[in-house]
RNA sequence: GCUGGCGUAGCUCAGUGGCAGAGCAGGGGUUUUGUAAACCUCAGGUCGCCCGUUCAAAUCGGGCCGCCAGCU
Numbered sequence: 001g002c003u004g005g006c007g008u009a010g011c012u013c014a015g016u017g018g019c020a021g022a023g024c025a026g027g028g029g030u031u032u033u034g035u036a037a038a039c040c041u042c043a044g045g046u047c048g049c050c051c052g053u054u055c056a057a058a059u060c061g062g063g064c065c066g067c068c069a070g071c072u
Base pairs, nucleotide, nucleotide: 001071002070003069004068005067006066007065010024011023012022013021018055026042027041028040029039030038048064049063050062051061052060
């Protein structure tokens, strides 16, 4: 330098045009003599950035940035 993949909650990831979600972690509660476990509940997101397509974009297109892999 070229090609491909990935970027979504603190972490691991789903969601592939129409409400942003799960598990773990965190706060509160029930239970217990107490802890753990279990159960209930709450909070947590400019969906990497910009532009475009569309009535509507996390999702489609272009550019940029970052990470990973391959080729040279």

RNAcentral holds the sequence, with entries from ENA. Transfer RNA from a bacterium, 72 nucleotides, folded computationally. Its mean pLDDT, the model's own confidence on a scale to 100, is 82. Rfam family: tRNA. Rfam classes the family as a transfer RNA.